[in-house]
Record summary: A computed fold for a 72-nucleotide RNA from Candidatus Berkelbacteria bacterium UBA1384, annotated as transfer RNA. Rfam family: tRNA. The family's RNA type in Rfam is transfer RNA.
RNA sequence: GGGCUCGUAGCUCAGUGGUAGAGCGCAUCGUUGACAUCGAUGAGGUCGGUGGUUCGAUCCCACCCGGGCCCA
Numbered sequence: 001g002g003g004c005u006c007g008u009a010g011c012u013c014a015g016u017g018g019u020a021g022a023g024c025g026c027a028u029c030g031u032u033g034a035c036a037u038c039g040a041u042g043a044g045g046u047c048g049g050u051g052g053u054u055c056g057a058u059c060c061c062a063c064c065c066g067g068g069c070c071c072a
Stems, first nucleotide, its partner, number of pairs: 001071007010024004018055001026042005048064005
C1' cells in the first nucleotide's frame, strides 16, 4: 500500500428499510430473622463519524476512524 471482516445498553450478542431488543449486570420493591435464590417494576443507547439515496436508514451507497485476519 491492497483485500476481507467486525463496530448496536456496563459486558456478550440479536435486529438487514417503517419511530431499537434479549441474556447477564445495575437500581427499587416483594419474599427471608438476614443473605442467596425467585418474582415484579425501572433506569441505561447521537446504533463509531460525516455525507448521499429514500416519504422514511441501525439496515443501502461513498469516504473517514478504530479492532481483527490475509496479501505485498
Its mean pLDDT, the model's own confidence on a scale to 100, is 82. The source organism's lineage runs through Bacteria, Bacteria candidate phyla and Candidatus Berkelbacteria.